[in-house]
RNA sequence: GGGCUUGUAGUUUAACUGGUAAAACACCCGACUCUUAAUCGGCGAGAGUGUAGGUUCGAGUCCUGCCGGGCCCA
Numbered sequence: 001g002g003g004c005u006u007g008u009a010g011u012u013u014a015a016c017u018g019g020u021a022a023a024a025c026a027c028c029c030g031a032c033u034c035u036u037a038a039u040c041g042g043c044g045a046g047a048g049u050g051u052a053g054g055u056u057c058g059a060g061u062c063c064u065g066c067c068g069g070g071c072c073c074a
Base pairs, nucleotide, nucleotide: 001073002072003071004070005069006068007067010025011024012023013022019057027044028042029041030040031039050066051065052064053063054062
C1' cells in the first nucleotide's frame, strides 16, 4: 500500500426482508436475614448504535469517506 471483517448500556450479546433499540450479568431501591452473602421482587436507572455525510416517508440494518480493533496478501 491492497483485500476481508468488526464497532450497539459498565460488561457480554440480541434486534427477522429497512418499520423507530431488547435481554442477561453488573448498578440502584425494596423484601428476607442479628448482619453479610445467597435468594426473591421492582412500569427502577442507564445506549439512538465508532464518526461525518448520502439514499429513503422511515437507517443499528443499505451506500461513501474517515477513525479504532482483528485476519490475510504484498